[in-house]
Molecule: Bacterial RNase P class A
Organism: uncultured Lysobacterales bacterium
RNA sequence: GGAGUCGGCCGGACAGCCGCCGCGCGCACGCGGGGAGGAAAGUCCGGGCUCCACAGGGCGAGGUGCCAGGUAACACCUGGGCGGCGCGAGCCGACGGAAAGUGCAACAGAGAAGAGACCGCCGAACGGCGCCCUCGGGCGCGCGUGGCAAGGGUGAAACGGUGCGGUAAGAGCGCACCGCGGCGCCGGCAACGGCGACGGCACGGCAAACCCCACCUGGAGCAAGACCGAAUAGGGGUGCGAUGGCGUGGCCCGCGCCGCACCCGGGUUGGUCGCUGGAGCUGGCGCGCGAGCGUCGGCCUGGAGGAAUGGCUGUCGGGCGCGCGCGGCGACGCGCGCGUCGCACAGAACCCGGCUUACAGGCCGACUCCGCCU
Numbered sequence: 001g002g003a004g005u006c007g008g009c010c011g012g013a014c015a016g017c018c019g020c021c022g023c024g025c026g027c028a029c030g031c032g033g034g035g036a037g038g039a040a041a042g043u044c045c046g047g048g049c050u051c052c053a054c055a056g057g058g059c060g061a062g063g064u065g066c067c068a069g070g071u072a073a074c075a076c077c078u079g080g081g082c083g084g085c086g087c088g089a090g091c092c093g094a095c096g097g098a099a100a101g102u103g104c105a106a107c108a109g110a111g112a113a114g115a116g117a118c119c120g121c122c123g124a125a126c127g128g129c130g131c132c133c134u135c136g137g138g139c140g141c142g143c144g145u146g147g148c149a150a151g152g153g154u155g156a157a158a159c160g161g162u163g164c165g166g167u168a169a170g171a172g173c174g175c176a177c178c179g180c181g182g183c184g185c186c187g188g189c190a191a192c193g194g195c196g197a198c199g200g201c202a203c204g205g206c207a208a209a210c211c212c213c214a215c216c217u218g219g220a221g222c223a224a225g226a227c228c229g230a231a232u233a234g235g236g237g238u239g240c241g242a243u244g245g246c247g248u249g250g251c252c253c254g255c256g257c258c259g260c261a262c263c264c265g266g267g268u269u270g271g272u273c274g275c276u277g278g279a280g281c282u283g284g285c286g287c288g289c290g291a292g293c294g295u296c297g298g299c300c301u302g303g304a305g306g307a308a309u310g311g312c313u314g315u316c317g318g319g320c321g322c323g324c325g326c327g328g329c330g331a332c333g334c335g336c337g338c339g340u341c342g343c344a345c346a347g348a349a350c351c352c353g354g355c356u357u358a359c360a361g362g363c364c365g366a367c368u369c370c371g372c373c374u
Base pairs, nucleotide, nucleotide: 001370002369003368004367005366006365007364008363009362010361012316013315014314015313016312017311018310020035021034023032024031025030037345041356042355044354045353046352047351048350049221050220051219052218056253057252058251059250061217062216063215064214065213066080067079068078069077070076081095082093083092084091085090096212097211101210102209103206104205118152119151120148121147122146125145126144127143128141129140130139131138132137160178161177162176163175164174165173179201180199181198183196184195185194186193187192225273226272227271228270235264236263237262238261239260240259244258245257246256247255280299281298282297283296284295285294286293287292317343318341319340320339321338322337323336324335325334326333327332
């Protein structure tokens, strides 16, 4: 100097004028102080909170899925293991079970799971044909019966791989190494790893196919729900009707309650609470590799609800476009001028922890690889 990896942060600033929503003080009207985000988003997980349900039994449904830890909990996070990718920093992984069973594998191909021979290889054995012959046989052909699966070919995948031996040709047929399997020992809390001897290879793939195993799971959601106030009514129609209906719960048995559901038409449609001080933010110290935990101190930081957090203007900054100048081989960088943009993504709706997605432009830190110079 170039190319990257990981982590963190900012994402306009200031001022004037006019407003909006809470809070505090005086309560006439004013004054003081506060007022969007890292994702407030998607609403995908997990919890708090609220109401309903919940004797019990059976059958289902859904989710999670290497190990250990963290946590209120999780599908999250941290650390580790294994597998894959990368020279590397690092990144990615729904990562239990395929020797319990069922099932699937299009097309191509000989054959897709105890399979198979299209091209090919062989001529050992039996037969045939030809030649030789010292009549015992020998040699040749590859024609029939055959042997084989090395090589080619098909496929996403072809029934262990490489090499040596072996053989007619071949083949775990034999051997070495690798892979695989169960066994023993050692290390580790564990996932798992290492070593040793043994086995000639059986047990191919798919479980985000059914399934099996282990663990977890009641339903609905702040329009939850509670209170005050207002209105009040009853009626008509249809259906079911005690072997019925309802009880928000997946279904059944069971249990509880008793008319229920829908439509027409009519009345009301205001306020308060829930509501924001909380698994809160932050500094020090201690423990821990870390996620995090403990302790002491400090701080208060949105609460609207047809829904506040805004509008206008100015200066500075920034982005974009054009032109000019300078530097550079160039990509480009710097400066000046003009024009343009209120200026990336985006707007709380009960709260919290995560995940995912979006984000103009910019800053910082740690690390890796390559080239050059010293």